[in-house]
RNA sequence: CAAAUUCUUUGGGGCGUGGUGCAAUUCCACACCGAUAGUACAGCCUAUGAACGCUUGCGUAAUCGCACGCGCCGAUCGGGUGAAAUUCCCGAGCCGACGGUACAGUCCGGAUGAGAAAAGAAUGAA
Numbered sequence: 001c002a003a004a005u006u007c008u009u010u011g012g013g014g015c016g017u018g019g020u021g022c023a024a025u026u027c028c029a030c031a032c033c034g035a036u037a038g039u040a041c042a043g044c045c046u047a048u049g050a051a052c053g054c055u056u057g058c059g060u061a062a063u064c065g066c067a068c069g070c071g072c073c074g075a076u077c078g079g080g081u082g083a084a085a086u087u088c089c090c091g092a093g094c095c096g097a098c099g100g101u102a103c104a105g106u107c108c109g110g111a112u113g114a115g116a117a118a119a120g121a122a123u124g125a126a
Stems, first nucleotide, its partner, number of pairs: 004123007016030004031106002033096002035048004043094002052071003056067004076092005098109003
């Protein structure tokens, strides 16, 4: 000091004002927010995670739970600088699971959950 293994911790933000209405943080106008890795600094590029559906296996009296795998999974252009940027700067746009409720990216709920990943510790051949 490398791979690898084990353990610990961390690990998602946002409705303010006005309008309509019996009722809306859900509609309308403006407002606000942006997980992780890669790459010239990214919500809209490439991949990953969460949610949802299915197969198989295991557990359960059952509901259901867990694991692996598969599926599904939103949205960007123009100009400038530069060796290099759909990432920076200027301008104009666009997007956002499921259940609840007056129709929700922002409220409540599954969730004091799960998790990509990050940091640290221990072991560690030559």